[in-house]
RNA sequence: GGGCUGUGUUCAGGAGAGAGCUUCAAAUGAAGCCGCCGAAGGCGCAGGGCCCACCCGCCCGAACGCUCAGGCAAAAGGACUGACAAGGCGG
Numbered sequence: 001g002g003g004c005u006g007u008g009u010u011c012a013g014g015a016g017a018g019a020g021c022u023u024c025a026a027a028u029g030a031a032g033c034c035g036c037c038g039a040a041g042g043c044g045c046a047g048g049g050c051c052c053a054c055c056c057g058c059c060c061g062a063a064c065g066c067u068c069a070g071g072c073a074a075a076a077g078g079a080c081u082g083a084c085a086a087g088g089c090g091g
Stems, first nucleotide, its partner, number of pairs: 003089003007085002010083004018034001020033005035072003041068001042066003047060004
């Protein structure tokens, strides 16, 4: 230097689903009701690793499933991706 890898109030990109109805003076707000979404988080399984092999056990555990939470104009948030910054690491 390159590659791999995690970190970050550094920046950029970033989907889905009712501007639903009723009431609260009005409202994109709040409460209730109905209908929906999945890419914060959470839960579950698939799958993988440890073991000669199997079982048990332990560990990891998805963009798959569930929708608890969250969300359904904009804003905010947002898995993930890229750049940047300071690090770590094998032959």